RNAcentral holds the full RNA, with entries from SILVA. This is a predicted structure of a 350-nucleotide part of an RNA (small-subunit ribosomal RNA, central domain) from a metagenome.
Context: one part of a larger RNA
RNA sequence: CUGGGCGUAAAGGGUGCGUAGGCGGCACUGUGUGUCGGAUGUGAAAGCUCACGGCUUACCCGUGAAAUUGCAUUCGAAACUGCAGAGCUAGAGUAUCGGAGAGGUAUGGGGAAUUCUUGGUGUAGCGGUGAAAUGCGUAGAUAUCAAGAGGAACACCGGUGGCGAAGGCGCCAUACUGGACGAAUACUGACGCUGAGGCACGAAAGCUGGGGGAGCGAAGAGGAUUAGAUACCCUCGUAGUCCCAGCCGUAAACGGUGUACACUUGGUGUAGGUGGCUUUAUCCCCAUCUGUGCCGGAGCUAACGUGUUAAGUGUACCGCCUGGGGAGUACGGUCGCAAGAUUAAAACUC
Repeated sequence: CUGGGCGUAAAGGGUGCGUAGGCGGCACUGUGUGUCGGAUGUGAAAGCUCACGGCUUACCCGUGAAAUUGCAUUCGAAACUGCAGAGCUAGAGUAUCGGAGAGGUAUGGGGAAUUCUUGGUGUAGCGGUGAAAUGCGUAGAUAUCAAGAGGAACACCGGUGGCGAAGGCGCCAUACUGGACGAAUACUGACGCUGAGGCACGAAAGCUGGGGGAGCGAAGAGGAUUAGAUACCCUCGUAGUCCCAGCCGUAAACGGUGUACACUUGGUGUAGGUGGCUUUAUCCCCAUCUGUGCCGGAGCUAACGUGUUAAGUGUACCGCCUGGGGAGUACGGUCGCAAGAUUAAAACUC
């Protein structure tokens, strides 16, 4: 490059916003960029192909035709594509009303529990384990009552419930703030989809500076177990876990399934809204939109499975794969304080 692929065999970028680019709704007019047709010129010869001919044949050679898929000029066509103009409303968006939500940020507050401190009661054990020991305790522990301090996390509600692009988000109140959804109209008039680079966000751990430190707890110490035990179990315990500011930029960042749109039998839960019916009732029931589950049909699939939330049928755009190991490594570049991240080979070997 041409293909074939990417749930589990190699392969979907962690997620979004968006630049260039690619692609793009309905109908009209013009133009004639692409596109299509005709004509003319050119497209050297040799070679290739075909026909005929010359060497007794063949190889070879000669003559002619064809081909030369192209380019230029010119005359036309106008469906599609492009461009220009003027429109439309089914895509997209705006306005109005409404309810739902652990969506985000900041500030303030609350109770339960653990630990510690002080005081009271009280006396010999407590703790821990498979069993023990280390450990704590007559300098009065454990237990129990009261008061206080401090940090972290928010039982029940809680639900294959909700919200968010993903990471993620759960006590209460207030302030600020993002998005989605439903209903009915009005408005804008293709303003759209995707998105190489780029930018932003991005669990945990880790790093820098400053705070904080109750519980837990890498490292470390001790006690056990064991042949040994640098472990599993137990007693302690430092970083860390928490807050502020700044880095890091990775995860089984998973639905192992890129985004958007359209189409294609069903059943049954559940969350939010609306309409209808009926009302004691916004209680059932019926219909419908949006989300989230289970089961399952056709189809698809190597099978497992998937199945209107597709892995079915199609379109657009991006990312990625191309035997195993070497290796997500070396070298170089970029980024980082570092740890390292990212980009990314080859020899060799099976």